THF (Tetrahydrofolate) riboswitch aptamer from a sheep gut metagenome, 87 nucleotides, folded computationally. Model confidence (mean pLDDT): 85 of 100. The model forms 93% of the base pairs in the Rfam consensus. Rfam family: THF (Tetrahydrofolate) riboswitch aptamer. For this family Rfam cites "A eubacterial riboswitch class that senses the coenzyme tetrahydrofolate" (Ames et al., Chem Biol, 2010).
[in-house]
RNA sequence: AGAGUAGAUGAUUUGCGUUAAGUGCUAUUGGAUGGGAGGUCGCCAAUAGACGAAGGACUUUGUCCGCGGUAAAUCAUCGCAGCCGCU
Numbered sequence: 001a002g003a004g005u006a007g008a009u010g011a012u013u014u015g016c017g018u019u020a021a022g023u024g025c026u027a028u029u030g031g032a033u034g035g036g037a038g039g040u041c042g043c044c045a046a047u048a049g050a051c052g053a054a055g056g057a058c059u060u061u062g063u064c065c066g067c068g069g070u071a072a073a074u075c076a077u078c079g080c081a082g083c084c085g086c087u
Stems, first nucleotide, its partner, number of pairs: 001087002007078009016068003025049007035084002039080001055065004
């Protein structure tokens, strides 16, 4: 000097919800997190609480077009502060 995490952002595809889950917020508890130990102000899960939405058309229990700060996979980019190690 370099490699490498959990994740984050964007795109594509397939879904879910729109009869309101999900996302986001607060508190508590727990968990995982570069190769190793350890770890949070980052991430995940559970519980409680507060807040909250865009529907429409048609050949109508289905289909299509939307909407949701929606889920997953793949790709691209970014990417562990300190200690030890690897190249």